[in-house]
Molecule: transfer RNA
Organism: Phycisphaerae bacterium
RNA sequence: GCUGCAGUAGCUCAAUUGGUAGAGCACCGGUUUUGUAAACCGGCGGUUCGGGGUUCAAGUCCCUGCUGCAGCACCA
Numbered sequence: 001g002c003u004g005c006a007g008u009a010g011c012u013c014a015a016u017u018g019g020u021a022g023a024g025c026a027c028c029g030g031u032u033u034u035g036u037a038a039a040c041c042g043g044c045g046g047u048u049c050g051g052g053g054u055u056c057a058a059g060u061c062c063c064u065g066c067u068g069c070a071g072c073a074c075c076a
Stems, first nucleotide, its partner, number of pairs: 001072007010025004019056001027043005049065005
């Protein structure tokens, strides 16, 4: 340099044909316990990587940039 894949909550990941952005863990509160842990109940938490476009409507489609991973190629 080329090709492919990926980027969504603090972490790990979902999201069907484009149609209300979710789960588990973590965190906070409560119940329980002599206390802690566990368990159970509830709550908090989002610029869906940036920019632009299409559309009534975009995490999803198109263009472009950035970052990471993998493969290939080149130089020495």